[in-house]
Predicted 3D model of a 527-nucleotide part of an RNA (small-subunit ribosomal RNA, central domain) from a metagenome. The coordinates come from a structure-prediction model, not an experiment, and the mean pLDDT is 80. It matches the Rfam family "Eukaryotic small subunit ribosomal RNA". Clan: SSU clan.

Context: one part of a larger RNA
This record gives sequence, structure tokens and C1' cells, in this order.
RNA sequence: UUGCAGUUUAAAAGCUCGUAGUUGGAUCUCGGGUGCGACUUGGCGGUCCGCCUCGCGGCUCACUGCUAUUGUCGUCCUGUGUGCAGUCGCUGCGCCGGUGCUCUUCGCUGAGCGUUGGCGUGGGGGCAGAGCGUUUACUUUGAAAAAAUUAGAGUGCUCAAAGCAGGCGUGUCGCUCGAAUAAUGGUGCAUGGAAUAAUGGAAUAGGACCUCGGUUCUAUUUUGUUGGUUUUCGGGACUCGAGGUAAUGAUUAAGAGGGACAAACGGGGGCACUAGUACUACGGCGUUAGAGGUGAAAUUCUUGGAUCGCCGUAAGACUAACAACUGCGAAGGCAUCUGCCAAGUGUGUUUUCAUUAGUCAAGAACGACAGUCAGAGGUUCGAAGACGAUCAGAUACCGUCCUAGUUCUGACCAUAAACGAUGCCGACUAGCGAUCCGCCGGCGUGGUUUCGAUGACCCGGCGGGCAGCUCCCGGGAAACCAAAGUUUUUGGGUUCCGGGGGGAGUAUGGUUGCAAAGCUGAAACUU
Repeated sequence: UUGCAGUUUAAAAGCUCGUAGUUGGAUCUCGGGUGCGACUUGGCGGUCCGCCUCGCGGCUCACUGCUAUUGUCGUCCUGUGUGCAGUCGCUGCGCCGGUGCUCUUCGCUGAGCGUUGGCGUGGGGGCAGAGCGUUUACUUUGAAAAAAUUAGAGUGCUCAAAGCAGGCGUGUCGCUCGAAUAAUGGUGCAUGGAAUAAUGGAAUAGGACCUCGGUUCUAUUUUGUUGGUUUUCGGGACUCGAGGUAAUGAUUAAGAGGGACAAACGGGGGCACUAGUACUACGGCGUUAGAGGUGAAAUUCUUGGAUCGCCGUAAGACUAACAACUGCGAAGGCAUCUGCCAAGUGUGUUUUCAUUAGUCAAGAACGACAGUCAGAGGUUCGAAGACGAUCAGAUACCGUCCUAGUUCUGACCAUAAACGAUGCCGACUAGCGAUCCGCCGGCGUGGUUUCGAUGACCCGGCGGGCAGCUCCCGGGAAACCAAAGUUUUUGGGUUCCGGGGGGAGUAUGGUUGCAAAGCUGAAACUU
């Protein structure tokens, strides 16, 4: 590892990117043969039994013969190449001889059929040898791998643990069986296979093969002999040039991925602009004795005019209704109008590239609220604090005030019940009706003042989303879940992480941070 779990019991990093790692779509050679055997199917029969029938004949079952064919299963045979240097057969053709027979010629001769020897040339085959075939993984077989040990065979140590003994005669010279076998991971060596998995080859042809030419090196034979020179021929080398041969050489276009294009879509992001009411403050006018607040009160404000009503100004926040089991975004998150900027998903496509992909240690970006630092701004709300109540007490819940904060800019921090408490990618397994986005098809409808008709509504289909309902798919301890299914019938790929409760996310060390703290992270002890 086979072979555990991770919604709620311990547990999926907040989210995305990403290197090493790991995993990775389809496709290039399988066919031929003849038998045999078994089964099945059909046709033509035969035998036996039973039934119907007067009989002819018909039907079913069983056994069996021949034949054909289809199909299945089993078995057998066969096909790898290449050029070398060997060896052994077979066979064709040509030439030169020897010899036998049958014919032929007056004859030298000529024809045919055999047999045998030699030389030359061609075809096909067997055997063993050395060499060359891209390279591995994998697998078969073999060699090798100390014994003791282990498994295990044989054997009456009296049994057994053991041991490697022992057994049998004429017991008087002896005879004789044994002391097996297996396993011995990986790695290394040799060997057969070629499925599976990698890898390589010809794209600026410096590609393969053939012929000819060229350059260069070299050495024997033969030219009567010796020496010199040169050419031809022979053998290396260079691949330099020309020509030819070939089906000349680029697999497909993944319900994998990337890119381009088209028309859209969205409360996705950034910058600027703009709006709305409300709260608060202030000003003016008006009216008045109470107003606030509460379970009831009080703290509080108030003839120096509170509260309330109307008009106005200012400021800083926020974005009601519309608003939904709706949208967008990687998550955090995102909602007034308009403009600008770049980005994104899905759809459509007889567009393009052609494996470019998936998941990911290290590393990186973003990351609510709270908090920190420096500015700006401070309407509301409001930790801390003060007070009024309540209460046995109240350092709280309720009320009045109010600091930090809440808002914006710049810089940190990196955590949340950051939740779907559910990693990501791929495949399959189910029915329905809605809804959002894009596309395709189709009967119809469209009042009023205008515009819009390539539009709106309606009915279907396709692709992709957020969800829902139903149910004995299946699962699950259940709640429940179309995923939490396809799991003892256990393996699609890949990452992270858990192992009783506490001690404890503590101590210590390391590292990050201005700090607060974050990340990593025990043990003793206890139960």
C1' cells in the first nucleotide's frame, strides 16, 4: 500500500495565483491458414418409445449418421527484418565434355529420352555464427545468491521438543535408502515477449535510397626484366556537385484547454460628478408651560421661551420603499444619477493554435469587524468613564451625558460561527416546474398622446448559473444528502488535515509585527 476518516462526533488552509512534486485524451499492424474437437442452427435421413389414426400419414421426446453454414469456445500451424563471411539441400537457364538406349543419315552426322563431370549465371530454403536494428520501465525464464534460522519431505529419539539419523541379512567377514525441496524483497547479470506507460525520428529537409561526376589517400597483379613517371582498375575517406526513385515527408481537431471575433449582461472594481429624505446644529417667524424619558420614575432642558409648527442655511454620515429563496465577484464583499478607465463570466461561431492540461510543498496577491501609526473630518451612534434608576447586591440589562472610535486619505495588522461548519478538477446515475443570462424556432396579441417594433408579452428547444420541490437511485448512526450517491462488488487525478477528554493552542524555541498579537508548537501530570 491492499484497507480508516474530515456537514453535525477529532478534522477542508479565508480565498486565489503559483514553482518543484505528482497525474495526464484519442490515434500508427494485425491478419492468414487449414484441420481437429465440443456446442449451437438449418437440411436430408435412420432407429426406438409414446400419442392420434381403419389406413396413408402426422406430432413430441431420446439416440445417432451425412452435409452445409453462421456463431461461440478450445486447440494447432504460420508470417520479424537486413546485408555479411560460412555450411547443407532444392531448382531454372546457358556452354564444354564422357556414356547408355530409341530413331535417323551411305557416312562425317542429326534428333529425342536418360545418366554423369566441370564452368558460368539466376531463384528460393534450412542450420548455426558475428554485427546492426531509438532507449528504458514492465514481465517470463535462467545463472548467481553461506550455513544455522523459516516453511516443508523422509525417519517410532519409548512419545515430544529435538536430531539427521537410520533400515535389513546367512547376525561369520556384510548389504543398503538417505542427509530432499521451497522461499531467499530491492539492486546487479543473462534471456524470451512487445500488451501497457514513457521516450526518439523527416519541416529553413544538413531526410532515406540509387546512379554518375568530382576532391583526396593508398596498394597490389599485368604489360619480357630492372628503375622512374603517368593512366586505368581495386580499396579507404570527403560528402562537394548533378540527376533520378517514392503515394516522398506535417495524424485528428477531445461534450480537454488557450486565443481572436460578435452581440450582450451584471447592486464586479477604480476615478470624477450628481441626487434624496432624515438626524443634528444655527438663524428668522409663530404659539405657549411644560418637555424628555420610563414598567413606573429620576438624572436632563425650560418665561434668559424648552418641546411643538413653518421657512431657510450649514455640516458630516447613510442610500428607505423598489428588494426577491434575484444578480455580480476568487473570497472578504458589492445598491442614488451620470461620465470616463481598464477588467470579467456566460452565450454564439463550418474562426485559430494543437496537448499547450489538472491539482499543488516553497513563494506571492487580496482579505469583514476590531485594533495601531500619521493627517483630514467630526452629523449620528457610542466601548471606557460619570450619573439616574432597579436590586439583597448591579461594577449589568433600562435611561441621561460622553472619550477613543465610527467617516475619508496614506501605511500596518491577517484574524472571524472568514459557514454550505461540506477542498479543487473530471465522468456517470432522476423526474418536475419556476427564475437569471445568451442563442435558436414558432400560432398569435399590442388600448390611449408621443417614441420604441431588430422591441414587449405568449409557447417550445439548447448551453450556462443561484436555488427549489418530489421520491425506496443509492448512501447515512440518524438528522438528512442528486450529493454527504456510484465504498468490504473497497483504486479517476491531486492537495491539506484528524486519532479519547483535559493540561493547551498553554510553556519554550524560531519567525513576522510599532504594538496588540499572528504563524509554527510540546511535555510532565491527570482522567